[in-house]
Context: one part of a larger RNA
RNA sequence: GCCUACGAGUUACCGUUACUAGCAUGGUUAAUCGAUUCAGUCGAGGAUCCGAAGCGAAAGCGAGUCUGAAUAGGGCGAAUAAGUUAGUAGUGGUAGACGCGAAACCGAGUGAUCUACCCAUGAGCAGGUUGAAGCUUUGUUAACCCAAAGUGGAGGACCGAACCCGUUGACGUUGAAAAGUCUUGGGAUGACUUGUGGGUAGGGGUGAAAGGCCAAUCAAACUCGGAAAUAGCUCGUACUCCCCGAAAUGCAUUUAGGUGCAGCGUUGUAAAAGUUAUAUAGAGGUAGAGCUACUGAUUGGAUGCGGGGGCUUCACCGCCUACCAAUUCCUGACAAACUCCGAAUGCUAUAUAAUGAUUUACAGCAGUGAGGGCAUGGGUGCUAAGGUCCAUGUCCGAGAGGGAAAGAACCCGGACCAUCAGCUAAGGUCCCCAAGUGUAUACUAAGUUGAAUAAACGAGGUUUGACUGCCCAGACAGCUAGGAUGUUGGCUUGGAAGCAGCCAUUCAUUUAAAGAGUGCGUAACAGCUCACUAGUCGAGCGGUCAAGCAUGGAUAAUAAUCGGGCAUAAGUAUACCACCGAAGCUAUGGCUUCAUACGUAAGUAUGAGGGGUAGGGGAGCAUUCUAUGGGCGUUGAAGGUGAACUGCGAGGUUUGCUGGAGCGUAUAGAAAAGAAAAUGUAGGC
Numbered sequence: 001g002c003c004u005a006c007g008a009g010u011u012a013c014c015g016u017u018a019c020u021a022g023c024a025u026g027g028u029u030a031a032u033c034g035a036u037u038c039a040g041u042c043g044a045g046g047a048u049c050c051g052a053a054g055c056g057a058a059a060g061c062g063a064g065u066c067u068g069a070a071u072a073g074g075g076c077g078a079a080u081a082a083g084u085u086a087g088u089a090g091u092g093g094u095a096g097a098c099g100c101g102a103a104a105c106c107g108a109g110u111g112a113u114c115u116a117c118c119c120a121u122g123a124g125c126a127g128g129u130u131g132a133a134g135c136u137u138u139g140u141u142a143a144c145c146c147a148a149a150g151u152g153g154a155g156g157a158c159c160g161a162a163c164c165c166g167u168u169g170a171c172g173u174u175g176a177a178a179a180g181u182c183u184u185g186g187g188a189u190g191a192c193u194u195g196u197g198g199g200u201a202g203g204g205g206u207g208a209a210a211g212g213c214c215a216a217u218c219a220a221a222c223u224c225g226g227a228a229a230u231a232g233c234u235c236g237u238a239c240u241c242c243c244c245g246a247a248a249u250g251c252a253u254u255u256a257g258g259u260g261c262a263g264c265g266u267u268g269u270a271a272a273a274g275u276u277a278u279a280u281a282g283a284g285g286u287a288g289a290g291c292u293a294c295u296g297a298u299u300g301g302a303u304g305c306g307g308g309g310g311c312u313u314c315a316c317c318g319c320c321u322a323c324c325a326a327u328u329c330c331u332g333a334c335a336a337a338c339u340c341c342g343a344a345u346g347c348u349a350u351a352u353a354a355u356g357a358u359u360u361a362c363a364g365c366a367g368u369g370a371g372g373g374c375a376u377g378g379g380u381g382c383u384a385a386g387g388u389c390c391a392u393g394u395c396c397g398a399g400a401g402g403g404a405a406a407g408a409a410c411c412c413g414g415a416c417c418a419u420c421a422g423c424u425a426a427g428g429u430c431c432c433c434a435a436g437u438g439u440a441u442a443c444u445a446a447g448u449u450g451a452a453u454a455a456a457c458g459a460g461g462u463u464u465g466a467c468u469g470c471c472c473a474g475a476c477a478g479c480u481a482g483g484a485u486g487u488u489g490g491c492u493u494g495g496a497a498g499c500a501g502c503c504a505u506u507c508a509u510u511u512a513a514a515g516a517g518u519g520c521g522u523a524a525c526a527g528c529u530c531a532c533u534a535g536u537c538g539a540g541c542g543g544u545c546a547a548g549c550a551u552g553g554a555u556a557a558u559a560a561u562c563g564g565g566c567a568u569a570a571g572u573a574u575a576c577c578a579c580c581g582a583a584g585c586u587a588u589g590g591c592u593u594c595a596u597a598c599g600u601a602a603g604u605a606u607g608a609g610g611g612g613u614a615g616g617g618g619a620g621c622a623u624u625c626u627a628u629g630g631g632c633g634u635u636g637a638a639g640g641u642g643a644a645c646u647g648c649g650a651g652g653u654u655u656g657c658u659g660g661a662g663c664g665u666a667u668a669g670a671a672a673a674g675a676a677a678a679u680g681u682a683g684g685c
Base pairs, nucleotide, nucleotide: 001685002684003683004682005681006680011095012094013093014092015091016090017089018088019087020086021085022084023083026050027049032044033043034042035041054061055060064076065075066074067073098236099235101233105226106225107224108223109222110221116200117199118198119197120196121195122194123193124192125190127159128158129157130155134151135150136149137148138147139146163187164186165185169182170181171180202218204214205213206212239620240619241618242617243616244615249262250261251260252259253258263368264367265365266364267363268362269361270360271359273358274355275354276353277352278351279350280349281348282347288341289339290338295335296334300330301329302328306324307323308321309320310319311318371396372395373394374393375392376391377390378389379388380387401412402411403410416590417589418588419587421586422585423584427580428579429578430564431563436577438576439575440574441573442572443571457552458551461549462548463547464546465545466544467543468542469541470540478536479535480534481533482532484509485508486507489503490502491501515530519528520527591610592609593608594607595606596605597604598603621674623671624670625669626668627667628666629665631663632662639658640657641656642655643654644653645652646651
């Protein structure tokens, strides 16, 4: 992991609601007793309980009563009259109360054969080394002291086996072993090691102290009991079909993943609303706007109270100002906690019309009280987040189908079943892939784009439009020629001659035209060139603005446009036609729910419905047993294993083979009554 079996809303009592039955201004017996045909029988038993009257703390009074001085007012009642006893179902309470599950707490006992420490009594420590004190002798000393040689054999002394330990590395890690093996280490006469016997016991022991150890168990051992402790937590909770169908919000909470009340669902009963549109009448201070209408904030200018600075003076005056700056005026402009103003929506009421149960109340039963995305209006945040907190709507949640390559919530659209029928939506129509290589006119040259991003800014890309300048008296571009003179203007300077720099009546002459010079150049000249002019040529050439599509800007971590492809698109824009395309709509047949009408009923007709989690309601199937009726079976029961038929389904019927003795059916009743899940339990593989 699989298979088989077992495995979770039960039972008792007390409430409450619905239904069914009996009796009914009443209903009902309990214990107990008697009888008997001995069966969940018949009778007696009226104690009790509920109802028929309430009010008051009570005495008490009573359709009233209490408070009160009250005949007032007010509170609770009556007037408006159905209960009660059983059964069944739903649900609540008390009990283990749907099942399994703690860590823990308490009580009584059992443990020191492991281990910690202690007591008593025993045992063990190869070999080698070092050589303390003391002592002896000699020397030495006045005597000590001291020195040397010997002797001696001390030590939590040294090296190192047994023994004890466990430092390092490897192996082992479903091991040889629930802590080991090999290697390498530490101690090894000591606070040493060890045998035997004994002692200390669970909030207790023992501890050279690690919360260590106390029998593979220790921040409180183990065994049994209280005990089915408790678990606002996790997991699991078993057949079918039909109808409806949520919530993830508000308030409160030692409350925040729990609960109570309300909201939203369902079932029943009752009632008569509800919704939409239009009209009319209202409340209100948002969007916007405005501020010389307040509060605050605020641009520039005018005026310049007052202040700062400077000057002056013995002091007071006084003078000046590229400084700050009140008030007022002009001008511009801001605000969630500003408003002289002020919508659209939404909300309330009335009337009219439409719609047709969508609404409300009460009663039974719930679930929900972690929500999420998107759009819009906002707060917060960085006008960050698949962020967070509100509001309005929608979808997912609980929603399948088609489209967006793939995708909870984006677009289209709400699946009762069947059909080899049709029409459409979004989106598509070259191929993958159903349908146009559709029509017309443009654009794009970037593979831009089609198909998921991008700005400021840059740019003789290209297309279109508007305005405007020049032009057959010849434009624009090219080519040929000229481009001169006073003069090297003056100044400056080493030099300055059109061209380092400064100055200016940048002037005048000859001209078709030619600047006291547009750029290159020289040390300065020279030289080249331009403006300007003529000729040649022969028709358009420039400028500004706007729009379309392209272009650069353009950088992300594994290679990538769905693929092929597309230049007279299969890209983009505009317009049009046709087609494809879904569980949408239609067609045909069938099932089923509700309402209405008819009908005793079965049913028929018409109309509207049948996505669905939590959850509410309804109708059934199967299993075991009991009662009654009626049956089957050795000419083959149950069970097993195939087949056919049948029911929307849970299931059922018939039959072949097997099997070898019991078993269905109808109507009622009762449950140890349905398994795929609980790291479920047991067995098997």
About this RNA
The part of an RNA shown here (large-subunit ribosomal RNA, domain II) has 685 nucleotides and comes from Flavobacteria bacterium MS024-2A. The full RNA is in RNAcentral, with records from SILVA. It matches the Rfam family "Bacterial large subunit ribosomal RNA". A reference for the family is Yusupov et al. (2001), "Crystal structure of the ribosome at 5.5 A resolution", Science. Taxonomically the source falls in Flavobacteriia (Bacteria, Pseudomonadati, Bacteroidota).